[in-house]
């Protein structure tokens, strides 16, 4: 980077420092084309900091299951949030691709793709 699983409607920060880059819809920014919509200098981006939110994976505890002589297993559920990621505008911002419906210039609904995150084996 590929493969396989599972999740994406909730939820959390204009916090503090440094360094760049830009000057008014302007820099940048929503993953990628395109089309829409938006944030937007009290900003963007990088980096360090704190603080939060969450429960994928470890750990610790509890319960039930299995085995079991003590006592394992970690299968099923919960609880915690110490650790390892991740994440703190907007559903993954909406839509593109394909089926449906429907009161059809649109308008809801399902899947797909693609993306993102977590493990797992290579």
């Nucleotide at each position: 980077a590929g493969u396989g699983u599972a999740u994406c409607a909730a939820g959390a920060g204009u916090g503090u420092g440094g360094a760049g880059a830009u000057a008014u819809g302007a820099a940048g920014g929503g993953u990628u084309a395109u089309g829409g919509c938006c944030c937007g200098a009290c900003g963007c981006u990088c980096c360090a900091u704190c603080g939060g939110c969450a429960a994928c994976u470890u750990g610790c505890c509890c319960u039930u299951c299995c085995a079991u002589u003590u006592u394992g297993g970690u299968a099923a559920g919960g609880a915690u949030a110490a650790a390892g990621u991740g994440c703190c505008a907007a559903u993954u911002c909406c839509a593109g691709c394909c089926c449906c419906g429907c009161c059809c210039c649109g308008c809801g609904g399902g899947g797909a793709a693609a993306g993102a995150u977590a493990c797992a084996a290579c």
SAM riboswitch aptamer (S box leader) from a Candidatus Parcubacteria bacterium, 122 nucleotides, folded computationally. The prediction has a mean pLDDT of 77.